[in-house]
Context: one part of a larger RNA
RNA sequence: GGCGUAUGGGGAAUGCCUAGGCUCUCAGAGGCGAUGAAGGACGUGAUAAGCUGCGAAAAGCUACGGGGAGUGGCACAUACACUGUGAUCCGUAGAUAUCCGAAUGGGGCAACCUGUUAUGUUGAAGACAUAUCACCUCGUAAGAGGAGCAAACCCGGGGAACUGAAACAUCUAAGUACCCGGAGGAGAAGAAAACAAAAGUGAUUCCGCUAGUAGCGGCGAGCGAACGCGGAACAGCCCAAACCAAAGUUGUUACGGCAAUUUUGGGGUAAUAGGACCACAACAUUUGAUGCAUUAUGAACUAGAAUCUACUGGAAAGUAGAACCAUAGAGGGUGAUAGUCCUGUAUAGGUACAAUGAUGUUAUUGAUAGUGGUAUCCUGAGUAGUGCGGGGCACGUGAAACCUUGCAUGAAUUCGCCGGGACCAUCCGGUAAGGCUAAAUACUCCUGAGAGACCGAUAGUGAACCAGUACCGUGAGGGAAAGGUGAAAAGAACCGUGAAUAACGGAGUGAAAUAGAUCCUGAAACCAUACGCUU
Repeated sequence: GGCGUAUGGGGAAUGCCUAGGCUCUCAGAGGCGAUGAAGGACGUGAUAAGCUGCGAAAAGCUACGGGGAGUGGCACAUACACUGUGAUCCGUAGAUAUCCGAAUGGGGCAACCUGUUAUGUUGAAGACAUAUCACCUCGUAAGAGGAGCAAACCCGGGGAACUGAAACAUCUAAGUACCCGGAGGAGAAGAAAACAAAAGUGAUUCCGCUAGUAGCGGCGAGCGAACGCGGAACAGCCCAAACCAAAGUUGUUACGGCAAUUUUGGGGUAAUAGGACCACAACAUUUGAUGCAUUAUGAACUAGAAUCUACUGGAAAGUAGAACCAUAGAGGGUGAUAGUCCUGUAUAGGUACAAUGAUGUUAUUGAUAGUGGUAUCCUGAGUAGUGCGGGGCACGUGAAACCUUGCAUGAAUUCGCCGGGACCAUCCGGUAAGGCUAAAUACUCCUGAGAGACCGAUAGUGAACCAGUACCGUGAGGGAAAGGUGAAAAGAACCGUGAAUAACGGAGUGAAAUAGAUCCUGAAACCAUACGCUU
């Protein structure tokens, strides 16, 4: 020096665990904000740095309800207090709520500075206290509303590129990402100027098929319907106009009015055209909202069955034996694995304010209907259509209909007009140029309950731990590591060595201290000691 064995150091893998995550399900909620939000700054405790709570009334104040023995958050110490005259705690409703922040009297380098007006302290100067004063929209005014924040979902206005086409330009990616505006618990769409085809359907939305079909396409890459069928859910309505009336204004007048126009009320809403108008008949039917009464659901919370002995062990819930309950054998805890120990669970009860649902009542109020005639009137105009240029439709200009519109033009009026994929005829369907509309659908920042052939600390969120922290960056921004003593601190009194509050040796606790706080288990690398063999 090598090898082997043993014992240690070192290190933190592995095993076990879970306080945290991930993905869903069912319910709820789907907003907060000038009555000052979201988010912060600064304060606030006997001692108080941090977190949490709270706001100069400051780990809190008041009322009501619950509850019933300890309490003063995390947080383990001392002191001092509170509490059966019911505290702490839980629920509901209130009070208070500094400064900044939309931030709003003005300013400003956020958490600061400084004014106006009124009133008061006051008689006055100054100061202080309370209130007041931004902008925009609507409104005569009084006053009302708006703004800002928020995870996704929704609608609208703008709108890429990488990429694919094995290059690339039409095309694709994609109307995606992103930006802006707007709304709601959903949003959008929506009651046929729709589809269809010789037969019919009957608003919209969503799902399964139709179908990767018909088509589109440098006919490349790729894009990609509809009819129809089956389901979910179902709900239909209101204006404009004609006509009538009232009021106002203007013009005119022969002062009787007439005309124009504005506003309001009645009327009226359809395609088998309907309505106005004229004639006839009638006061019915159905239904909504609000109010009232009753009732159900509903906060904290209450009651809630049934087991003992022996053995092993530090500890019984284990094993053995013998019992019991069960509308309760979900789950969690307890010194190992507990239906019967604790908490719970099934079940039953309880509940102020509020909210929601149901039933009844008729108190108030709103909506809703027939028959015939057809001379006249009405039925949405810079609209439909056309030309040029675009966009959307699965459809890239194509034979390109349909929808939309920047420019230019520009009808008809029910014997009307539009559509049925160039166009024409027949036929069929519908009634544009005004508006509203629940449900079925989408989503989850958030609350409750629950689930998992999801993870188990290099995993699972970046974050199981005081994490969007420490740290890095001028900044936008980037962004960690870090869990486990024990059943219980019983966390090692006391003694010794030592300079020692270090460290160690005893002693003691404990089932265990090679569980001693760098604390469960404790692999390997690496290091050492002892012994054996060997060069």
Molecule: large-subunit ribosomal RNA, domain I
Organism: marine metagenome